[in-house]
A computed fold for a 1457-nucleotide RNA from a metagenome, annotated as small-subunit ribosomal RNA.
């Protein structure tokens, strides 16, 4: 510091995702030790049991029990104890509910204030009274308690006295202030005490002031959440004046009086939350975060009150009222773990009902001391940080072993064994602590720690391994199983799933999940943006608010600097010291910000102020214009009226038809009537802020621009909110209405046609008023200033030059367009009308959908509008540009592509392949084009892979080991069988040799063989298409951030990327051509087996010959064309061979080789018989043919390729013949096949299903073969279908080309060949032409395609899933509000009950105390609202979800932009 992830690829936007760090964790799987830390984040749920706040006998008074003394009383004296009284119980410890607040934090104020214990300091402690608890007695109660009557002390109470100080009032002095107040004199007034302990001394106490030290209360400024879909809030409210209350200020609280406070700088209302100190990330800014610790704050079962105290509205107090849990005799009475263990409940989750008070601390006490779940230890937990071990060194045969493997080997791996060696650590002994400042005393603790001994022992896992990201094979599985953080893996070879071998990484841990920051400059202060990716308000006008020309003076508020003070401690860092080291801890120092408060500067900003004029404004003189409003007017055109001609169609369309017309349209003339827009000028011309504005003319009126350079003196920009304007459709209301024209009717189009076309045709379109407020209201580009190269158009001024005026021209303003430089951007573009450079102000944005929606609010008469989420859901959604491919885009061009022509094919019979069926089997393979007379250039057996059934299993066949075998191998009679196959007489070998023996054979047996069995989507290799098309690409260079791009485009010419010319390109490469082979002419040379006997013809073999080379024309006078001449040939002479980069997972595992996988008495083999030959149909290819250009007979001519020894086969003979019989020749220019056919020549046939036509049967024959039933050709006889030129549509051919004709050949025993390859032999017709079908090539456009249009995609419907809106309404929580009843208590009022202190002789007074009554109250009822949920029949859309329905809307001119 960055990666992945959008494309086919780029570059930009843009989001998701990941790698780091953290944690009071939890969960998997693992677990040796120690040392320091933490340890209910949930139910502030509920609690059993113990414990956690006492303590003083040196404040009293007694009750018990001891000691001494005594006979007793009785005194002395210890001890324990409950009371009465004093301190303490307000700290400590817990929590975090509440609380958005002067809770906290900071920095200040009290001149508005309090403070027990301690400390200083002054003074003072007299004298006197009345009670009361324990204590005994008697009652009530289950209890818990409590009444009554008596007795007692006190440091409890209570009265008088004494006032140094002290309060209050007044008076005065001083001092400082907004004001007071404090000091200080003075006069009045009021108000203290307690006493124990000592033999004492003297100590503890106790009262009054001052005084400190700490400690609290209260004001105040400034900080720190989220929602404006919460915008107005307040009634004790806000201020005063009087009381009240408080320690103490104030509306705190009461009565009066006035109407104010607060709020956009966010009032009020909802939601959440305890704040800080800090802690975590972070480069830092900043984001989260508040658990331990520390410091504030709130709470204590809920809720209220108040009493005591120096202090409380009080965790371990009181009283009430609720909820719950408990006793209970049913009449009452009990509690409060958010103290410390602990249960239970909840949960994913959090510990011991331990030990000491030994240390620090904290209450009482003089102390002794005692209590102290505070604290100090110990227990449990790998939760967390830190440290340490599980061994170290030698050790190669690289052991076994395991995985892999091309079978050589590789690796696990010096790992192990094994030899030495060490003991941290465990274990066993022994010893043994600081922590205790001073003698004894330690919870932890026989720890910590030393010393020996003992033995390598006790003691390693977890995860990953496709990329990102470190680290790979094997097997198993087969879109199953299952991974997964993002992209995505898994469909039979998976580095992605599972196992396992290895490996990598951390390690007593290692993944994982949840949450935080970071990456993410992805909220942008630092540090981002808005023309098309998100995103500039539809446009002005202007308040708040924000900025804010010049050149002074003056203040110091912002700014900058300096002192002081703060800024708690621990954290943090830096130095240092203790624990063996580190986590941990001790000292020291240091650190930012923020606040105050004194000073100090005075550029800048601000304030006051004074000038200025260039911003802005205004005058005065010109100028343009569809600016706006009102009002009049005016042609021309549609329509309609009405009249005249005049007669049958008009009209309308791709084509029609609806329509309209003989009641006379249409067309054409004359007149008229009504409404709407305003040709021609008309222009990237002109006004307006934008929406917009167009006929003339008038009368209101807005802005704008120029020129003078006269005023005025910064009056300016900008602009939240709010105001106005605001196309077009749309609404009320009232008018209008030609012409178009939604809806609607008809006609067509079409599968349909709710459309597109056509005839009609409402509302609207026009007008007044009044609403609505949108829109691609776009330049998608806020406004308003300054700077920053030109060049060319245009609109209106204005100067200058010229001129008789004038145009032109030159200058300059303004506006409007077009190129283009820097610059700017992703790029496309922009470019003085900026999307450059700046600077002010505003508005806006923050992945895609859901969503221009939902609720609420708000504005509409309605329709709507404006503001505007959330669930949930995807990994992208998007810009620009790029290469392709494609388009019912365009341009050129090419091809038997169309046309033009000729023959077909498609019907018919029949051959063949296919396909369907069918079968035991009909083996397989091929599938549009480019499968389908294919693979097949030969299926009766073979062949064959397929069925059936019958053998045999180291096998038909190949290699090796081992054993064995000598009449071996090999042949092979007789028997069984359909063969195979079992037997098995007899016959009977080789080769090498060093003469031992070996090789072969051949028997077992063990490796192994064998497969046309899978996969052509694992391959190799050979094909075919596209395509003999003219393309395809490379190096340098040069352009572009980058895919790419140029070169290859462009003009021109070719069959052609063939050439030429231009050309940021120059060059090359595979391709084209050419080079090979044939053919057509000619020389030469040879000539057998040719022939006409001599080289003419022929064969072979070398060689010429064609190159636009010559002439004209034409052309950039470049390549070329076009025309000529010669020539056998003429611009590539004809044919073949030659197939560029790719392309289609194109064919082919069955030609062949192969990887895997599968089989192994079988899926191999081998063998007999069937089958591939089926047959209701289909489709492909041929074949015969429908006849006279013809068929039949009869006569006759001329090829040329080829092939032949298990062959070709003459001659002559037999046979109607196919063929037989023969055997001559010929390994072939020699001999044979071999008569070529059409052809010509003559003859019949005369248009018929025929003398056409052959199918198809029957009959008889022949050939081949081991064998023609299934299933072969030939021949004669006999039969003699269908067919009388072929719908839709199709196909092949541009010259010796199509058409017609025979001939050969391959393979083959023979043939189902009409098929394939090849030869000759007759021999055309046609092409205007490139619109149009189809295919290609090259440019160019669009694109939302890229699997490339057989692409992509859209909405309804059905269907599961999920969320969510509205919903008759059901519930529910939560704050508030009226009113009702109203506990405790404080206050206040009462007065007749009570009462020991004080007056008073007394009566009786004062004062309390019960008791009632007020007023406030919690809480609970009653009502109607609010406001947030749940839930609801139905119901709205909406999301996702391999192959479901109807279409085809969109993207190409997507077929209607």
């Nucleotide at each position: 510091a960055g990666a992945g992830u959008u494309u086919g690829a780029u570059c930009c936007u843009g989001g998701c995702u990941c790698a780091g760090g953290a944690u009071g964790a939890a969960c998997g799987c693992u677990g040796g030790c120690g040392g320091c830390u933490u340890g209910c984040u949930u139910a502030a749920g509920a609690c059993a049991c113990g414990c956690a706040a006492g303590u003083c006998g040196a404040a009293c008074g007694g009750a018990g029990u001891g000691g001494u003394a005594g006979c007793a009383a009785u005194a002395c004296u210890g001890c324990u104890c409950a009371g009465u009284g004093g301190c303490g119980a307000a700290u400590g410890g817990g929590u975090g509910c509440g609380u958005a607040a002067c809770a906290c934090g900071u920095a200040g104020g009290c001149g508005a204030c309090c403070u027990a214990c301690c400390c200083c300091g002054a003074a003072g402690u007299g004298u006197g009274g009345a009670a009361u608890a324990a204590c005994a007695g008697c009652c009530c109660g289950a209890a818990a308690g409590g009444g009554c009557u008596g007795c007692u002390a006190a440091u409890a109470c209570c009265g008088c006295a004494u006032g140094u100080g002290g309060u209050c009032u007044c008076g005065g002095u001083c001092u400082u202030u907004a004001g007071a107040a404090a000091a200080c004199c003075g006069a009045g007034u009021c108000g203290a005490a307690a006493g124990c302990c000592g033999a004492a001394a003297g100590g503890c106490g106790c009262u009054u002031c001052g005084g400190g030290c700490g400690g609290g209360g209260c004001c105040u400024g400034c900080g720190g959440c989220c929602c404006a879909u919460c915008a107005g809030g307040u009634a004790g409210u806000u201020g005063g004046u009087a009381g009240g209350g408080u320690c103490a200020c104030g509306g705190c609280c009461u009565a009066c009086c006035a109407a104010g406070c607060c709020a956009a700088c966010g009032a009020c209302g909802g939601g959440u939350a305890g704040g800080g100190g800090a802690c975590c990330u972070g480069a830092g800014a900043g984001g989260g975060u508040g658990g331990c610790c520390c410091c504030c704050c709130a709470c204590a079962c809920u809720g209220g009150c108040a009493c005591u105290g120096a202090c409380a509205c009080a965790c371990g107090u009181g009283c009430c009222a609720g909820a719950c849990u408990c006793c209970u005799a049913c009449g009452g009475g009990a509690g409060g773990c958010a103290g410390c263990a602990g249960u239970c409940g909840g949960g994913a989750a959090u510990a011991u009902u331990g030990c000491u008070c030994a240390a620090u601390g904290g209450g009482c006490g003089c102390a002794a001391g005692c209590c102290u779940g505070a604290a100090g230890c110990g227990g449990c937990a790998a939760c967390g940080c830190c440290g340490c071990g599980u061994g170290c060194g030698c050790g190669a045969u690289g052991a076994a072993g395991g995985c892999c493997u091309u079978c050589g080997g590789g690796u696990c791996g010096u790992a192990a064994a094994g030899c030495g060696c060490u003991u941290u650590u465990u274990g066993g002994u022994g010893g043994g602590a600081u922590g205790a400042g001073g003698a004894a005393g330690g919870a932890c603790a026989g720890u910590a720690c030393c010393g020996c001994c003992a033995g390598a022992a006790u003691a390693a896992g977890g995860u990953a391994c496709g990329g990102c990201u470190a680290a790979c094979u094997a097997c198993g599985u087969g879109c199953c199983a299952g991974c997964a953080g993002c992209c995505g893996c898994g469909g039979u070879a998976a580095a992605a799933c599972g196992u396992a071998g290895g490996u990598a990484c951390c390690g007593a841990g290692c993944g994982u999940u949840a949450u935080c920051c970071g990456g993410a400059u992805u909220u942008a202060c630092u540090g981002g943006g808005c023309g098309u990716a998100a995103a500039g308000c539809g446009u002005g006008u202007g308040c708040a608010g924000g900025c804010g020309g010049u050149c002074g003076u003056g203040c110091a508020a912002g700014u900058c600097g300096g002192g002081c003070a703060u800024g708690a401690a621990a954290g943090c860092c830096c130095c240092u010291g203790g624990c063996u080291c580190a986590a941990c801890u001790g000292g020291g120092g240091g650190a930012a910000g923020c606040u105050g408060u004194c000073u100090g500067a005075u550029a800048c900003u601000g304030c006051a102020u004074g000038a200025c004029u260039u911003g802005a404004g205004g005058g005065c003189u010109c100028g343009a214009g569809a600016g706006g409003g009102c009002g009049a007017u005016g042609g021309a055109a549609u329509u309609c009226c009405g009249c005249a001609u005049g007669u049958a169609g008009u009209g309308g369309u791709g084509a029609a038809a609806u329509g309209c017309g003989u009641a006379g349209a249409g067309a054409u003339g004359c007149g008229g009537a009504g409404g709407a827009a305003c040709a021609c000028c008309a222009g990237u011309g002109g006004c307006g802020a934008a929406a917009g504005c167009g006929g003339u003319c008038g009368c209101c009126u807005g802005g704008c621009g120029a020129g003078c350079c006269c005023c005025u003196g910064a009056c300016g920009c900008u602009c939240a909110g709010a105001c106005a304007c605001g196309a077009a459709a749309g609404c009320u209301a009232g008018g209008g209405g030609a012409g178009c024209g939604a809806a609607c009717g008809g006609g067509a189009u079409u599968a349909g046609a709710a459309a597109c076309c056509c005839c009609g045709g409402u509302a609207g379109u026009c007008c007044u008023a009044g609403c609505u407020g949108u829109a691609a209201a776009c330049g998608a580009u806020g406004u308003g200033g300054a700077c920053u190269a030109g060049g060319c158009g245009u609109g209106c001024g204005c100067g200058g030059u010229c001129u008789c005026a004038a145009c032109c021209c030159c200058g300059u303003g303004c506006g409007u367009g077009c190129c283009g430089c820097a610059g700017c951007u992703a790029a496309c573009g922009c470019g003085c009308u900026a999307a450059g450079u700046c600077c002010a102000c505003c508005g806006c944005c923050u992945g895609g959908g859901g969503a221009c929606u939902a609720c609420g609010g708000c504005c509409g008469c309605a329709a709507g509008g404006u503001u505007a989420a959330a669930a949930c859901u995807c990994a992208a959604a998007g810009g620009a540009a790029u290469u392709g491919a494609c388009g019912g885009g365009g341009a050129c061009c090419c091809g038997c592509a169309c046309a033009a022509g000729c023959a077909g094919c498609g019907g018919a019979g029949c051959g063949u392949g296919u396909g369907g069926u069918u079968u035991a089997a009909u083996u397989c393979g091929a599938g549009g084009c480019u499968a389908c007379g294919c693979g097949a250039a030969g299926a009766a057996c073979c062949u064959u892979a397929c069925c059936a059934g019958g053998g045999a299993u180291u096998g038909a066949c190949a290699u090796g080991g081992u054993g064995g075998u000598a009449g071996u191998a090999g042949g092979g009679a007789a028997g069984c069988g359909a063969a195979a196959g079992c037997a098995g007489a007899c016959c009977g070998a080789g080769c090498c040799u060093u003469c031992g023996g070996g090789c072969a054979g051949c028997c077992a047996u063990c490796a192994c063989a064998g497969g046309u069995g899978a996969u052509g989507c694992a391959u190799g290799g050979c094909u075919g298409u596209c395509g003999u098309c003219a393309g395809c690409u490379c190096g340098u260079g040069c352009c572009g951030u980058g895919a790419g791009g140029u070169g290859u485009u462009u003009g021109g010419u070719u069959a052609a990327g063939u050439c030429c010319a231009c050309u940021a390109a120059c060059g090359a490469g595979c391709g084209c051509a050419a080079c090979c082979c044939u053919u057509a002419g000619g020389g030469c040379c040879a000539g057998u087996u040719a022939c006409a006997a001599g080289u003419g013809u022929c064969u072979g073999g070398c060689c010429c010959g064609a190159c636009u080379g010559c002439c004209g024309g034409u052309a950039u006078c470049a390549a070329g064309c076009c025309g000529g001449a010669g020539g056998a040939a003429g611009g590539u002479g004809g044919g073949g061979a030659u197939g560029a980069c790719g392309u289609c997972a194109a064919g082919u595992c069955a030609g062949c080789a192969u990887g895997u996988c599968c089989u192994u008495u079988a899926u191999a083999u081998c063998c007999u018989g069937g089958g591939c030959u089926a047959c209701a149909c289909a489709c492909a290819c041929g074949c015969u043919a429908c006849a006279a250009u013809g068929g039949c007979c009869g006569g006759u001519a001329c090829a040329g390729u080829u092939g032949g020894u298990u062959g070709c086969c003459a001659a002559g003979c037999c046979g109607c013949g196919a063929g037989g019989c023969g055997g001559a020749g010929c390994c072939a220019a020699u001999c044979c096949a071999c008569u070529a056919a059409a052809g010509c020549c003559g003859g019949u046939c005369u248009c018929a299903g025929u003398u056409c036509g052959g199918a198809u049967u029957g009959g008889a024959g022949g050939c081949u073969g081991c064998a023609a039933c299934c299933c072969g050709c030939c021949u004669c006889c006999a039969u003699g279908a269908a067919g009388u030129c072929g719908g839709a549509g199709u196909u092949g051919c541009u010259a010796g080309u199509a058409a017609c004709c025979g001939c050969a050949g391959g393979a083959c025993a023979g043939c189902c060949a009409u098929a394939c390859u090849g030869c000759g032999g007759u021999g055309a017709a046609u092409a205007c032409g490139u619109u149009c079908c189809c295919g290609g090539g090259u440019c160019u456009u669009g694109u939302a395609c890229a699997c490339a249009c057989c692409g992509c995609c859209c909405g309804u419907c059905a269907c599961g899933u999920c969320a969510u809106g509205g919903g008759a309404g059901c519930u529910g929580g939560c704050a508030a509000c009226a009113c009702c009843u109203g506990a405790a208590g404080c206050c206040g009022g009462u007065g007749g009950g009570c009462g020991a202190a004080c007056c008073g002789c007394a009566a009786g007074g004062g004062c309390g105390c019960a008791g009632c009554c007020g007023u406030c109250g919690a809480a609970g009822g009653u009502g109607g609202g609010g406001u947030c949920g749940g839930u609801g029949a139905c119901u709205g859309g909406g999301a996702c979800g391999a192959a479901g329905u109807c279409g085809u809307a969109a993207c190409a001119a997507g077929g209607u932009a």